[in-house]
Molecule: c-di-GMP-I-GGC riboswitch aptamer
Organism: Actinomycetota bacterium
RNA sequence: AACGAAAAUGGCAAACCGGUCGCGAGGCCGGGACGCAAAGUUACGAAUCUCCCAGGAGAUGGUCGGACUACCGAAA
Numbered sequence: 001a002a003c004g005a006a007a008a009u010g011g012c013a014a015a016c017c018g019g020u021c022g023c024g025a026g027g028c029c030g031g032g033a034c035g036c037a038a039a040g041u042u043a044c045g046a047a048u049c050u051c052c053c054a055g056g057a058g059a060u061g062g063u064c065g066g067a068c069u070a071c072c073g074a075a076a
Base pairs, nucleotide, nucleotide: 003073004072011036012035016031017030018029019028020027021026034062040068041067042066044065045064046063047060048059049058050057051056052055
């Protein structure tokens, strides 16, 4: 560098429920765990979704790719 274990130490948290913000997609907080070895960060490319005055404005990083960063160390 690459890889990811019936390893260790830890981490995150889908659906759903409550609160709150937003026209909405959705965001945030709490509960809750289906999962995750980058489920850490980033809307750069694609994709999906929302709004409206219809060619603009948005949402999703837990859809895929790219970029940046990171804990641990069995086997090959």